[in-house]
Molecule: c-di-GMP-I riboswitch aptamer
Organism: Chloroflexota bacterium
C1' cells in the first nucleotide's frame, strides 16, 4: 500500500429533552445536550415513513438497500 475487520488512542458527530430562530406542517438552522455511532460524511437512485392546500409539491441520510468520498491501525 489493497481488501477485510474494529481493540486500543487522538480527533469527529449529536437522537430525546430545553432555548432561539425560520416553516402552514413533515422538518430545518444556530446554542446547550444524558441515548448513541466507523461512515449517524455527502448524494432522495430503488423501498419504507411523514406532511401539505394531494392529479401536485415537499420532509426525512440517526429506517433499510445502493452510489461516492473518508480518520486511527491492534488481532
Nucleotide at each position: 500500500c489493497u481488501c477485510a475487520c474494529g481493540a486500543a488512542c487522538g480527533a469527529g458527530c449529536a437522537c430525546a429533552c430545553c432555548c432561539g430562530u425560520c416553516g402552514c406542517g413533515a422538518g430545518g438552522c444556530g446554542g446547550g445536550g444524558c441515548c448513541g455511532c466507523a461512515a449517524a460524511g455527502c448524494c432522495a437512485c430503488g423501498g419504507g415513513a411523514c406532511u401539505c392546500u394531494c392529479c401536485g409539491a415537499g420532509u426525512c441520510a440517526g429506517c433499510c438497500g445502493g452510489g461516492u468520498u473518508g480518520c486511527c491501525g491492534a488481532a